[in-house]
Molecule: c-di-GMP-I riboswitch aptamer
Organism: Pseudomonadota bacterium
RNA sequence: CUAUGAAAAGGCCAACCCCAUCACAAGACGGGGACGGAAAGCCGCGGAUUUCAUCAUGAGACAGCCGGGCUGCCGUA
Numbered sequence: 001c002u003a004u005g006a007a008a009a010g011g012c013c014a015a016c017c018c019c020a021u022c023a024c025a026a027g028a029c030g031g032g033g034a035c036g037g038a039a040a041g042c043c044g045c046g047g048a049u050u051u052c053a054u055c056a057u058g059a060g061a062c063a064g065c066c067g068g069g070c071u072g073c074c075g076u077a
């Protein structure tokens, strides 16, 4: 550097649900709590899904739906 994720080691994140706050909403955020995850780290670039307006286009949401891009711990080859 490339590929890879068996055995490990140190760890990390956190579904659903509940509470609180924000938002018209999709949802977000904080706390609790774990379904799971080798990028469940980041990016709204391309799809999918989705919300609100409007009548024919805007403005959003979602990265734990898929693809892609960037970055990363440890090990093995």
Base pairs, nucleotide, nucleotide: 002077003076004075005074012037013036017032018031019030021028022027035064041070042069043068045067046066047065049061050060051059052058053057